The prediction has a mean pLDDT of 81.
This is a predicted structure of a 71-nucleotide RNA (transfer RNA) from an uncultured Bacilli bacterium.
Rfam family: tRNA. Rfam classes the family as a transfer RNA. Gene Ontology term of the family: triplet codon-amino acid adaptor activity.
It was read from a public genome assembly.
[in-house]
RNA sequence: GCAGAUGUGGUUUAACGGUAGAAUGCAACCUUGCCAAGGUUGGGGCGGGAGUUCGACUCUCCUCAUCUGCU
Numbered sequence: 001g002c003a004g005a006u007g008u009g010g011u012u013u014a015a016c017g018g019u020a021g022a023a024u025g026c027a028a029c030c031u032u033g034c035c036a037a038g039g040u041u042g043g044g045g046c047g048g049g050a051g052u053u054c055g056a057c058u059c060u061c062c063u064c065a066u067c068u069g070c071u
Stems, first nucleotide, its partner, number of pairs: 001070007010024004018054001026042005047063005
């Protein structure tokens, strides 16, 4: 330099163009004589920009980061 893959809460990971879910972790409360375990509730997320569309995590373009291959 060329080609490809992947970017979603703190971490891991889903999602046919139609209200972004789950596990784990965190906080509060309940339960217990205490701890652990268990239960309820809560906050927190689509790498960035632009376009298409009534509507975009999803489609298109550019860009950023990481990884892989080729040279």